Context: one part of a larger RNA
RNA sequence: GCCGACGAGUGCGUGGGGGCGGCGAGGCUAAGCCAGGGACAGGCGGAGCCGGAGCGAAAGCGAGUCCGCAAGGGCGCUGAGUCGUUGUCAUGCGACCCGAAACCGGGUGAUCUAGCCGUGGCCAGGCUGAAGCGGGCGGAACACGCUCGUGGAGGGCCGAACCGGGAUCUGUUGCAAAAGGUCCGGAUGAGCUGCGGCUAGCGGUGAAAUGCCAAGCGAACCCGGAGAUAGCUGGUUCUCCCCGAAAUGCAUUUGGGUGCAGCCCCGGCGCGGGGCGCCGCGGAGGUAGCGCGCUGGAUCGGCGAGGGGGCUUGCCGCUUACCGACCCGAACCAAACGCCGAAUGCCGCGGAGCGGGUGCCGGGCGUGAGACGGCGGGUGCGAAGAUUCGUCGUCGAGAGGGAAACAGCCCAGACCGCCGGCUAAGGUCCCCAACUGCGGGCUAAGUGGGCAAGGAGGUCGCGGCGCAGAGACAACCAGGAGGUUGGCUUAGAAGCAGCCAUCCUUGAAAGAGUGCGUAAUAGCUCACUGGUCGAAUGUGCCGCGGCGCCGACAAUCCACCGGGGCUCAAGCCCGCGACCGAAGCCGCGGAUGGCCGCAAGGUCAUGGUAGGGGAGCGUCCCCGUCAGCAGUGAAGCCGGCCUGGGAGGGCGGGUGGAGCGGCGGGGAGUGCGAAUGUCGGC
Repeated sequence: GCCGACGAGUGCGUGGGGGCGGCGAGGCUAAGCCAGGGACAGGCGGAGCCGGAGCGAAAGCGAGUCCGCAAGGGCGCUGAGUCGUUGUCAUGCGACCCGAAACCGGGUGAUCUAGCCGUGGCCAGGCUGAAGCGGGCGGAACACGCUCGUGGAGGGCCGAACCGGGAUCUGUUGCAAAAGGUCCGGAUGAGCUGCGGCUAGCGGUGAAAUGCCAAGCGAACCCGGAGAUAGCUGGUUCUCCCCGAAAUGCAUUUGGGUGCAGCCCCGGCGCGGGGCGCCGCGGAGGUAGCGCGCUGGAUCGGCGAGGGGGCUUGCCGCUUACCGACCCGAACCAAACGCCGAAUGCCGCGGAGCGGGUGCCGGGCGUGAGACGGCGGGUGCGAAGAUUCGUCGUCGAGAGGGAAACAGCCCAGACCGCCGGCUAAGGUCCCCAACUGCGGGCUAAGUGGGCAAGGAGGUCGCGGCGCAGAGACAACCAGGAGGUUGGCUUAGAAGCAGCCAUCCUUGAAAGAGUGCGUAAUAGCUCACUGGUCGAAUGUGCCGCGGCGCCGACAAUCCACCGGGGCUCAAGCCCGCGACCGAAGCCGCGGAUGGCCGCAAGGUCAUGGUAGGGGAGCGUCCCCGUCAGCAGUGAAGCCGGCCUGGGAGGGCGGGUGGAGCGGCGGGGAGUGCGAAUGUCGGC
């Protein structure tokens, strides 16, 4: 891992409401007892319980009573219960099952290990050479010093046994649940070690690490309390039919729990203009928008009180290109501003239509983590697949078609069957079902098929203003001068560093100069003018619109159309026709339920998680029945056929070798694929 077997809402008590049954102003017995073989059946047992009257704190009164002076008000009265049984829910118990870490009690452990006690054992060999003692020398000295011996101290030195475990390699389903190799530390000591003994878990022991106390110790192990508790995780077993949620509000030592309400289901009773969209009429309101009279904010101008500066100064004054209130003009801003003010929505009335709806009471749940999308807001960065409200939709609990793939987007709501038809979204060159359809235009960028500010003689269309046969635009030829090198500045400044001014003359025209250039001049050029040329549609400038271009850099070949591939398109825009396309709609057949109908039949409904309700199948055991079946072959097993809407049922064959079934009823240890399920097999 697979297969098999086992594996989870039960029992008792109490209570609520429901179905069925008995008796009924009553209903029922409990323990126990009687007879009998008997625990069952039968009989007895009314102790007691519920109901039959309530009100008041009570005395008490009573269909009333209590409060109140009263008025009035509270709770009651005009009669149905009770017992059994069944199903459901609640509650007390282990209470659907498995699962802690832990807590407590009583015991078992120091054969491992920690420390201690008693008694034994062990430490090759080598090195060093303390004190003490003796001799010698120095010395006055039996002091002291030096020296030579002797001596043999030391948690001394080197190093086996022994004890250890610092480094590294191997090992890592090992030789081994801690080892092996090489190197290494201690090795007369706080040394190592045998045997015997002592200390125990709210404890011991500890040269102290929370170490050790029998391979896992922040509190050992075993058994018990014990089915501890688990607002947590997982699991919870046959079928079909009907309905069908919630992820909200309030509260919560509450936030992944719970209570009440909301929403769903089931039953009962009632209502009948109650529901839905639409039309008409009426109404409440202060949002969007708009506005600036109010409350605030904010800009420019005018006027200018007042203030500041200057002058004057005893007071008074004068002045100012500074600031500046109110007021006026103009243009603005606001969720918490409003002189105004919609559309929707909401409420009421009326109407036609569609259609079943709605209220109350009782019982049973689930939900109380929501998600995305559109619209209106807040928070945030007008960030987020962000967050938080409102509102609608979808998913959730919704399959089908489209969007390449893709819960929340678009289309559309699947009762079952059909090798029939029509459509929706979206599509119709090939992959791939359906026009390489028709008419007109655009795009040249593979734009289409990712992206902004910004940039650009891309291209198409529209509009406005100029110039032009008295010759425009472009090109070419020529001129482009004089006062003058304008003045200033400057070393210089001559059109052309800079500052100021920017005139006059000649002329067809020519700036006190457009750019290059020079040290400054010079030189080239432009504006402007003439000529050559020759356009009736040419040539400039400005604006608007359509489609395109640049902007455009990422990590494993293409990788930003699903692919191939596509250019008067297979791209984009406008218009038109046809076709394809779904579980939508239609057709035919069938099933179940509701309604209508005497019937024939008609009509409507039948997606579904949590969850509610209904109807069934099968397993085991018991009772009754079939005077059922069975060695002329039961159950079980194997494969086959038939049959039912399903769980299932039946038949024949093989195997097997002794039990089994139909019908009616009763009772459950009653259905497995999942629980890192349990046990077994492989």

Description
The part of an RNA shown here (large-subunit ribosomal RNA, domain II) has 682 nucleotides and comes from a sediment metagenome. It matches the Rfam family "Bacterial large subunit ribosomal RNA". Gene Ontology terms of the family: ribosome and structural constituent of ribosome. The prediction has a mean pLDDT of 86. The full RNA is in RNAcentral, with records from SILVA.